Record summary: This is a predicted structure of a 554-nucleotide part of an RNA (large-subunit ribosomal RNA, domain I) from Desulfocurvus thunnarius. Its mean pLDDT, the model's own confidence on a scale to 100, is 84. Rfam family: Bacterial large subunit ribosomal RNA. The literature on the family includes a 2001 paper in Science by Yusupov et al., "Crystal structure of the ribosome at 5.5 A resolution".

Context: one part of a larger RNA
RNA sequence: GGCUACUGGUGGAUGCCUUGGCGCCAAGAGGCGAAGAAAGACGUGGUAGGCUGCGAUAUGCGACGGCGAGCCGCCAAACAGGCUUUGACCCGUCGAUUUCUGAAUGGGGCAACCCGGCCGGAGUCAUGUCCGGUCAUCCCCUUGCUGAAUUCAUAGGCAUGGGGAGGCUAACCCGGGGAAGUGAAACAUCUCAGUACCCGGAGGAAGAGAAAUCAAACGAGAUUCCCAAAGUAGCGGCGAGCGAAAUGGGAAGAGCCCAAACCGUGCACUUUCGAGUGUGCGGGGUUGUAGGGCCUGCGCAAGUGAUCCGUGAGUAGACAGGAGAAGCAUCUGGGAAGGUGCGUCAUAGAGGGUGAAAGCCCCGUAUCCGAAGUCGAACAGCGGCACGGCAGGUACCUGAGUACUGCGGGACACGAGGAACCCCGUGGGAAUCUGGGUGGACCAUCAUCCAAGGCUAAAUACUCCUUGGCGACCGAUAGUGAACUAGUACCGUGAGGGAAAGGUGAAAAGUACCCCUGUGAGGGGAGUGAAAUAGUACCUGAAACCAGUAGCCU
Numbered sequence: 001g002g003c004u005a006c007u008g009g010u011g012g013a014u015g016c017c018u019u020g021g022c023g024c025c026a027a028g029a030g031g032c033g034a035a036g037a038a039a040g041a042c043g044u045g046g047u048a049g050g051c052u053g054c055g056a057u058a059u060g061c062g063a064c065g066g067c068g069a070g071c072c073g074c075c076a077a078a079c080a081g082g083c084u085u086u087g088a089c090c091c092g093u094c095g096a097u098u099u100c101u102g103a104a105u106g107g108g109g110c111a112a113c114c115c116g117g118c119c120g121g122a123g124u125c126a127u128g129u130c131c132g133g134u135c136a137u138c139c140c141c142u143u144g145c146u147g148a149a150u151u152c153a154u155a156g157g158c159a160u161g162g163g164g165a166g167g168c169u170a171a172c173c174c175g176g177g178g179a180a181g182u183g184a185a186a187c188a189u190c191u192c193a194g195u196a197c198c199c200g201g202a203g204g205a206a207g208a209g210a211a212a213u214c215a216a217a218c219g220a221g222a223u224u225c226c227c228a229a230a231g232u233a234g235c236g237g238c239g240a241g242c243g244a245a246a247u248g249g250g251a252a253g254a255g256c257c258c259a260a261a262c263c264g265u266g267c268a269c270u271u272u273c274g275a276g277u278g279u280g281c282g283g284g285g286u287u288g289u290a291g292g293g294c295c296u297g298c299g300c301a302a303g304u305g306a307u308c309c310g311u312g313a314g315u316a317g318a319c320a321g322g323a324g325a326a327g328c329a330u331c332u333g334g335g336a337a338g339g340u341g342c343g344u345c346a347u348a349g350a351g352g353g354u355g356a357a358a359g360c361c362c363c364g365u366a367u368c369c370g371a372a373g374u375c376g377a378a379c380a381g382c383g384g385c386a387c388g389g390c391a392g393g394u395a396c397c398u399g400a401g402u403a404c405u406g407c408g409g410g411a412c413a414c415g416a417g418g419a420a421c422c423c424c425g426u427g428g429g430a431a432u433c434u435g436g437g438u439g440g441a442c443c444a445u446c447a448u449c450c451a452a453g454g455c456u457a458a459a460u461a462c463u464c465c466u467u468g469g470c471g472a473c474c475g476a477u478a479g480u481g482a483a484c485u486a487g488u489a490c491c492g493u494g495a496g497g498g499a500a501a502g503g504u505g506a507a508a509a510g511u512a513c514c515c516c517u518g519u520g521a522g523g524g525g526a527g528u529g530a531a532a533u534a535g536u537a538c539c540u541g542a543a544a545c546c547a548g549u550a551g552c553c554u
Base pairs, nucleotide, nucleotide: 001553002552003551004550005549006548007547008546009545015539016503017502020474021473022471023470024469025468026467027466028465029463030462031168032167039101040100041099042055043054044053046079047078049075050074051073061095062094063093064092065091066090070083071082072081106115107114108113116135117134118133119132120131121130122129137165138164139163140162141161143159144158145157146156172203173201174200175199176198177197183190187237213220214219224251225250226249227248228247234242235241255455256454257453258399262283263282264281265280266279267278268277269276270275288433290398291397292396293394294393295392296391297390298389303387304386305385308384309383310382311381317375318374319373321369322368323367327342328341329340330339331338343360344359345349351363352362353361404428405427406426407425408424409423410422414440435450436449437448438447439446490497491496510538513525514524515523516522
């Protein structure tokens, strides 16, 4: 020096564990904000660093309700001082307070700071100072004053009073803009993709929606979502790729209101004083087997109603809670829930805890009950209220710079193609029911529908958040980045990046006392404990690596 074995050290794998995560289901909620939000700064405790809570009334104040013996939050024990059956602490509901910043809004500003005006008050001889209130901008309405071109007037300006907006927010939704990496094995049309991203807007959903729709000679009957049709028909440097619809089956189901004709009326203007025009309001009316108006004749109540009001109902329910069955002995053991023996409950043998493995020890569980207060439905039914007819005649009305069209674009699965349908820009520009659109160029025939106004629940999408539940999900290099003072420490000028780190024991019983020593390090006794090779560098304690002991080899 090597090999082997053992004993230790180091190290923190593995096993076991779980306070934390992940996913899903059901229900709720789906917003907060000038009555000052979200997010923060700074404070606030007897001693107080961090977290939590709170706001100069500051680990809290008041009221009501629940609970019932202890309490003054956690890391985190102690000391001091207090509170409490006249009900504390804790839990729920409603209030009060709520510094400064922040939309931040009196003005400014390098957020948490600086400086003001006005009114009222405290204080001062007076000023300074302090306290309370108020003062941003924009929009709408009202009222008043003022007031151009321009005489009257109007526009405009200023102000009073009233109302609203602004900002934040996880995803979902609609709209306005809108890439590139990529694919095409290069690349330009194309693709990625109307995606990412930016902006605007809204709601608990949004959007869409009651046929100028489809269909095909049969017919259907708003919209939305799912399954199929179908990777079909098609589109496509016919490359890469893109990719329907009819129709069938399901979920859900609901239909309505204006404009106009006509009638009446307020105001303004015109007036040949008959009236007319414009505008506002009320009635009327809403359709495609055309409908409505007006005139004539008949009829007057059967029926319908998602949406409105009342009732249902301050009900159900939500936000604290309450009652809740049944086991002992013995053995092993540090410890019984384990073994044995004999019982018992069960609308409860879900689960968790207890010194090992408990239906009957504890918390619970099945089941039943419960609110002073706050929030607070839904369906049916009933009432209100609203709507609600037939025939003939007449030809008054039925959405215009619209439909359509040339040119240029977009969007339709459809890339200009034979390219319809739909939308936009620009130029042109109808008809009026004997009317008009569509049926994939176009024409005829036929069929079908009625544009140029509007509203509309449900079925659908999502989950920052609350409550309950579940898992052939993870178990500390996993699972969230984060089981722990985590978006912390730390890095970066900044945008931003971003960790590591869990486990003594049943219980601290956390080693009194003695000894070694320079020592507050470390250790040896003693003691605790079932165990200390469980001693806080603490469960288990692998390997690399180090040392010692023994044997063998050189």